[in-house]
RNA sequence: GGACGACUAGCUCAGCUUUUUAGAGCAUCUCGUUUACACCGAGAGGGUCAGGGGUUCGAAUCCCUUGUCGUCCA
Numbered sequence: 001g002g003a004c005g006a007c008u009a010g011c012u013c014a015g016c017u018u019u020u021u022a023g024a025g026c027a028u029c030u031c032g033u034u035u036a037c038a039c040c041g042a043g044a045g046g047g048u049c050a051g052g053g054g055u056u057c058g059a060a061u062c063c064c065u066u067g068u069c070g071u072c073c074a
Base pairs, nucleotide, nucleotide: 001073002072003071004070005069006068007067010026011025012024013023028044029043030042031041032040050066051065052064053063054062
């Protein structure tokens, strides 16, 4: 230098055929339970979907570009 892939909650990820309120597990907090802790049960908070632009009535999803990381080739 070239090709491909990934980027979504604090962490690991799903969603990637434009329509449906952005979700799961773990973690955190509150309540119940317990002498207390843990487990268990109920609930809550937490997101500029990596940044920017475009297409579209409508984009996490499609297109372009930038950045970071990974694999391969030279």
A computed fold for a 74-nucleotide RNA from a Candidatus Falkowiibacteriota bacterium, annotated as transfer RNA. The RNAcentral record of the sequence draws on ENA. Its mean pLDDT, the model's own confidence on a scale to 100, is 80. Its Rfam family is "tRNA". Rfam classes the family as a transfer RNA.